[in-house]
RNA sequence: CGAGCCGGCCGGGCGGUCGCGUCGGUCCCCACCAGGGAUCGCCGAGGAACGUCCGGGCUCCACAGGGCAGGGUGGUGGGUAACGCCCACCCGGGGUGACCCGCGGGACAGUGCCACAGAAAACAGACCGCCGGGGGCUUCGGCCCCCGGUAAGGGUGAAACGGCGGUGUAAGAGACCACCAGCGCCCGGGGUGACCCGGGCGGCUAGGUAAACCCCACCCGGAGCAAGGUCAAGAGGGGCCGCGGAAGCGGCUCUGCGCGGACGACCGAGGGCGGCCCGCCCGAGUCCGCGGGUAGACCGCACGAGGCCGGUGGCAACACCGGUCCCAGAUGGAUGACCGCCUCCCCGCGGGCCGCAAGGCCCCCGGGAGACAGAACCCGGCGUACAGGCCGACUCGUCCG
Repeated sequence: CGAGCCGGCCGGGCGGUCGCGUCGGUCCCCACCAGGGAUCGCCGAGGAACGUCCGGGCUCCACAGGGCAGGGUGGUGGGUAACGCCCACCCGGGGUGACCCGCGGGACAGUGCCACAGAAAACAGACCGCCGGGGGCUUCGGCCCCCGGUAAGGGUGAAACGGCGGUGUAAGAGACCACCAGCGCCCGGGGUGACCCGGGCGGCUAGGUAAACCCCACCCGGAGCAAGGUCAAGAGGGGCCGCGGAAGCGGCUCUGCGCGGACGACCGAGGGCGGCCCGCCCGAGUCCGCGGGUAGACCGCACGAGGCCGGUGGCAACACCGGUCCCAGAUGGAUGACCGCCUCCCCGCGGGCCGCAAGGCCCCCGGGAGACAGAACCCGGCGUACAGGCCGACUCGUCCG
């Protein structure tokens, strides 16, 4: 210098004018509160706020038990509140390498499936070929038919029932032998472990698929901030008081609606125990249809597994300690618009410098572009989208010293 690989970070900056939201202070309107207005001050989206795919906090319901179903996870050891996440390692695969990828338990428990091609696809299989025997024809080179042997060779396929060399044979074959690969068992050594290294024995060979059923191990209550709670209001109904002869009207108070239907009150409806069954508990109302009313305010709700800095332990994920900071809370939903300067990228006119040239660098002016996307109870992850830019570690190749 070129090519590559991994990790971290930023997501325009400053100033001015106008505007918006929460909170706090002051003042004004309002008798007070609530509410409204003016003004000042603080704060005001993200690395993904997104998808809502996992996990948790929080809230309510439930919390005798048993059986059967159901869902999830899947190498090992750690981290964590927890996880399907993260870290380190193991094994397998890819790359010269930095490094990357793996839904990575079990296919000697059982069952199923294996397209197309091919003769044959799982206790396999004779299509061609090779070999033996018999028969026929013959131009004497050979050809054809029948019976049988053979998985060494060809061909098909993702995959053809170990590889290679020899013995053997009519030709062949783990039929036998040596070596190698693989499988199982045993022994020794290392490691917390997955596993690795070395040695011996065995029968000689075992296909794939569990994001197919299934088996094994471990884990798993349900619903979700419209959770949940407080206050107010309300249609209708009851009671009392007042006025009135009555109809009715007004006030106070209680309840929270009215009509119809079905089932039921110990011969027990219905509900709960995540589903079903058994069993247990609660139990006087429950369910459906039609009509009508209210549909507002507040809490939850912004201090949290919190951010930043430093130290200690650990390979790391992370944990602990000390200091410091307060950082959005809307509910028709705020977080924006314009201008100027600067920075980054692109285009065009012009000028200067270097160079033989191709071209490179610098300056001025004008113009353009700046993404993906936006909180709504809160966190930890994963996944996905993203203009452009910065930093660091490492690898390979070439050249120079």
Molecule: Bacterial RNase P class A
Organism: Streptomyces sp. MAR4 CNY-716